Notes
Small-subunit ribosomal RNA, 5' domain from an Aggregatilineales bacterium, 492 nucleotides, folded computationally. It matches the Rfam family "Bacterial small subunit ribosomal RNA". NCBI's taxonomy places the organism under Bacteria, Bacillati, Chloroflexota, Anaerolineae, Aggregatilineales.
[in-house]
Context: one part of a larger RNA
RNA sequence: GGAUGAACGCUGGCGGCGUGCUUAAUACAUGCAAGUCGAACGGACAUAGCAAUAUGUUAGUGGCGACCGGGUGCGUAACACGUAGUUGACCUGCCCCUCAGCGGGGGACAACAGUCCGAAAGGAUUGCUAAUACCGCAUGAACUUUGGGGAUUUAGAAAGCCCAAAGGAAACUUCUGGGGCUGAGGGAGGGGACUGCGGCCCAUCAGGUAGUUGGAGAGGUAACAGCUCACCAAGCCGACGACGGGUAGGGGGCCUGAGAGGGUGACCCCCCACACUGGGACUGACACACGGCCCAGACUCCUACGGGAGGCAGCAGUAAGGGAUAUUGGGCAAUGGGCGAAAGCCUGACCCAGCAACGCCGCGUGGAGGAAGAAGGGCUUCGGCUCGUAAACUCCUUUUAGGGGGGACGAGAAAGGACGGUACUCCCUGAAUAAGUCACGGCUAACUACGUGCCAGCAGCCGCGGUAAAACGUAGGUGACAAGCGUUAUCC
Numbered sequence: 001g002g003a004u005g006a007a008c009g010c011u012g013g014c015g016g017c018g019u020g021c022u023u024a025a026u027a028c029a030u031g032c033a034a035g036u037c038g039a040a041c042g043g044a045c046a047u048a049g050c051a052a053u054a055u056g057u058u059a060g061u062g063g064c065g066a067c068c069g070g071g072u073g074c075g076u077a078a079c080a081c082g083u084a085g086u087u088g089a090c091c092u093g094c095c096c097c098u099c100a101g102c103g104g105g106g107g108a109c110a111a112c113a114g115u116c117c118g119a120a121a122g123g124a125u126u127g128c129u130a131a132u133a134c135c136g137c138a139u140g141a142a143c144u145u146u147g148g149g150g151a152u153u154u155a156g157a158a159a160g161c162c163c164a165a166a167g168g169a170a171a172c173u174u175c176u177g178g179g180g181c182u183g184a185g186g187g188a189g190g191g192g193a194c195u196g197c198g199g200c201c202c203a204u205c206a207g208g209u210a211g212u213u214g215g216a217g218a219g220g221u222a223a224c225a226g227c228u229c230a231c232c233a234a235g236c237c238g239a240c241g242a243c244g245g246g247u248a249g250g251g252g253g254c255c256u257g258a259g260a261g262g263g264u265g266a267c268c269c270c271c272c273a274c275a276c277u278g279g280g281a282c283u284g285a286c287a288c289a290c291g292g293c294c295c296a297g298a299c300u301c302c303u304a305c306g307g308g309a310g311g312c313a314g315c316a317g318u319a320a321g322g323g324a325u326a327u328u329g330g331g332c333a334a335u336g337g338g339c340g341a342a343a344g345c346c347u348g349a350c351c352c353a354g355c356a357a358c359g360c361c362g363c364g365u366g367g368a369g370g371a372a373g374a375a376g377g378g379c380u381u382c383g384g385c386u387c388g389u390a391a392a393c394u395c396c397u398u399u400u401a402g403g404g405g406g407g408a409c410g411a412g413a414a415a416g417g418a419c420g421g422u423a424c425u426c427c428c429u430g431a432a433u434a435a436g437u438c439a440c441g442g443c444u445a446a447c448u449a450c451g452u453g454c455c456a457g458c459a460g461c462c463g464c465g466g467u468a469a470a471a472c473g474u475a476g477g478u479g480a481c482a483a484g485c486g487u488u489a490u491c492c
Base pairs, nucleotide, nucleotide: 001492002491003490004489006488007487008486009485010484013363014362015361016360017359018358019356020355021321026319027318028317030316031315032314035064036063037062040061041060043058044057045056046055047054048053071274072273073272081198082197083196084195085194086193087192090191091190092189095187096186097185098184099183100182101181103137105135106134112127113126114125115124116123117122143167144166145165146164147163148162149161172179173178200246201245202244207237208236209235212234213233214232215231217229218228219227249271250270251269252268253264254263255262256261276297277296278295279294280293299310300309301308302307327353329352330351331350335349336347337346338345339344366396367395368394369393376387377386378385379384401429402428403427404426405425406424410419436481437480438479439478440477441462442461443460447476448475449474450473451472457464458463
């Protein structure tokens, strides 16, 4: 000098765009943050109607979603990440393309009704019932498994080809437009696994290892594998740093620097990990699942003492900690997501608004003229010098401010805008509403007077202060930057 998610002191006019718990992964009151579908199903209720029926609402069954989106950085030195590959060892709901199919049956369980238990949370039992819920049967190839065949590649093959046997599907609905269902092949996108290389500190950590290293067998997985298990062998890693300890999410990037390098990982994007702490599985195409379940623990709350309920590292907000970090706001109008045929519903994602000079950028606090160099302040060698064209005064302007009028784009056919009567624009008023902070001994730009007298104090370094202090304090003046200025902290 540059930089910051900054803080503190003094000061503070406006706008645009960003950013805002770095500490206690501390504890959380309250509200909201994931639902949707009646065009899958049987009820119930409401409205209209004498009724048939129609329309609407919805607790339950069922489907899809809830695994996305949002948060945090605890853990992790690891194939976690980055990069380049491998998968002949794999999976893939919704979407797209292609091929084929959708035949015929059955038995239940919620809701509901009845009875009962419980303070509650909730539960028991009897009976009835529908379905795109559940279960047999049929058909079935290019699917799966097994057996056989021949050939290629290979380190070797389990890939691919041919034959045979066995096995295995489905659901209807709406109304004729469609929406769905089943099997198979392919695609797109997504994911799992494996490998080479790369990126912290300590050797005052030198030996480490028994599922350890390998084999063949079994289990297990979507899939390879000591992934797991019994058996057999005794291996495997290590100064090219094993093992241990400390620290830490990684990357794109960001800061600095001419570069090499050094530092860093806030905001935004990608990946990972976590969701009170520890463990576990269930469901599902995908989870070992933030707002799901079970167990244990700590904590908090309710209780009729028998027993129950909870998890903000979602958005706001509270307490605490701290030098320090915001509103219990508006809207689904836009973008995106879930469901739905659609209308639409939901969406603290998101879009906006609020607060904060926290940062960057822009604008303003007036312009021109004006010497009797006014008054006043300061200094003075008492002559004067200086603040100083500065002010007054004259003329002008109106950014900004205040008042009033008009008034959007964002909404890609009409209508539909939270922001927002905002931005923008026109008219009027009137220089009106708007300047500070730090420094002035040298480094370093800017000097005098008074006070003080090694005191009070200053200080980044050198150093100032003990009676003439340009270094302390005050004043005048001057310098620098400016809605900021200075200090502190940290990095280069």